[in-house]
Context: one part of a larger RNA
RNA sequence: CGUAGGGUAUUUGCGAGGGCUCGUUCCUAGUACGAGAGGACCGGGAUGAGUCAGCCUCUGGUGUUCCAGUUGUUCAACACGAGCAAGCUGGGUAGCUAUGCUGGUAAGAGAUAACCGCUGAAAGCAUCUAAGUGGGAAGCUCGCCUCAAGAUGAGAUACCCCUUUCAACUUCGGUUGAAAAUAAGAUCCCUGGAAGACGACCAGGUUGAUAGGCUGGGUGUGUAAGCAGAGUAAUCUGUUGAGCUGACCAGUACUAAUGUAUCGAAUGU
Repeated sequence: CGUAGGGUAUUUGCGAGGGCUCGUUCCUAGUACGAGAGGACCGGGAUGAGUCAGCCUCUGGUGUUCCAGUUGUUCAACACGAGCAAGCUGGGUAGCUAUGCUGGUAAGAGAUAACCGCUGAAAGCAUCUAAGUGGGAAGCUCGCCUCAAGAUGAGAUACCCCUUUCAACUUCGGUUGAAAAUAAGAUCCCUGGAAGACGACCAGGUUGAUAGGCUGGGUGUGUAAGCAGAGUAAUCUGUUGAGCUGACCAGUACUAAUGUAUCGAAUGU
C1' cells in the first nucleotide's frame, strides 16, 4: 500500500515444511515342516540402539561475590571489617544445561507398483483382460506436528464506533467538493518480563501488585558479632541450629509507572 468505512477478538485451511529408522529377547512352539540335524510364517508381549521435541522432579555441571574457611599485605597498636585478577579452598538457590527426566517415531483409511487371483470370450479348448471384478508395499494421498487469507481467488464468525464547519449547485428535500476536531481503538512515553540483537511479542501504568523496597516464608551456608566462663597461651565452651542469605514463593502502595501528546472513520465505489 492492497484486501471498497474505521476497529477489537476468535478462526477456516488453498498451500508449504517436518516426521517416517533398526535390533535383541519371550510366548504361540521345540508346534507346522523335516529321516535327522535343525526349525518357522501369522499373531501377541517385553526391552534396547539411533534420532526428534519438550523439560529441570531426580543424578550431575555451571552458578564472577549467596555462605563459610584460610595465606600474604595495607587501612601505623589489638579486635571487627574492607581492598588487592572470585587470591586460594569447601559448599550452593534461581536460571541455563546433558551424560539426567518425559514423550514421539503408532494404529487406521483410500488408490496403486511388481506380483497373485475370480469369472471370461475373441480362438467350442486354454487364458488375471478384451467387457466385468478382487488382493497387494517402508513407497503415493490422508491420518500426526509446525506455519499459513498478499490464498490479489486477499475467505468466515461475534462484537464495538459513527460529527461539525466552509464553498458551489439546488426542484429548498438535499447533492457534490474541501477542511477540521474527534469516536471505537491504537500509539508515543513510562514500569517490567520465563519475550528479545534491534524492531517485534507478552504483563502492567494509581479503578494499579509491573519493577524496586519492606515484611513473612523458602533455599543455601553451617553455630555471627559482642559478652561471660575455662586455659600461661594457641584455643575451647555457653548464649546459638546462631548470624548472614542474588535471581525463588507470597503479601504490602513506601518509591517509580506523573502530567501531557499523537494517530485514527462519518453509514461506507
Molecule: large-subunit ribosomal RNA, domain VI
Organism: Candidatus Babeliaceae bacterium